[in-house]
RNA sequence: GGGCCGAUAGUUCAGCCUGGCAGAACGCCACGUUUGCAACGUGGAAGCCGUGGGUUCAAAUCCCACUCGGUCCA
Numbered sequence: 001g002g003g004c005c006g007a008u009a010g011u012u013c014a015g016c017c018u019g020g021c022a023g024a025a026c027g028c029c030a031c032g033u034u035u036g037c038a039a040c041g042u043g044g045a046a047g048c049c050g051u052g053g054g055u056u057c058a059a060a061u062c063c064c065a066c067u068c069g070g071u072c073c074a
Base pairs, nucleotide, nucleotide: 001073002072003071004070005069006068007067010026011025012024013023020057028044029043030042031041032040050066051065052064053063054062
C1' cells in the first nucleotide's frame, strides 16, 4: 500500500442481505415474596445505531469518504 470482517443500551450480541415503531440476555432501579439475603415474579430506566456527506416521502439498513479494532496478502 491492497483485500476482507467488525463498531447498535453499562456488558455480550441480534436486527442490515430484502429501507418503514430500535430489540434480547445479563447487569441496574422500584415493588411483591423473606426475619434478612439470594432465587423467583411484576414493572421501569438506559441508544445521535463509529464520524461526515449523498440518495429517498422515509436510512442502523443503500452509495461515497474517513476514524478505530481484527485478520490476510505484499

Record summary
Model confidence (mean pLDDT): 85 of 100. This is a predicted structure of a 74-nucleotide RNA (transfer RNA) from an archaeon. RNAcentral holds the sequence, with entries from ENA. It matches the Rfam family "tRNA". Rfam's curators write: Transfer RNA (tRNA) molecules are approximately 80 nucleotides in length.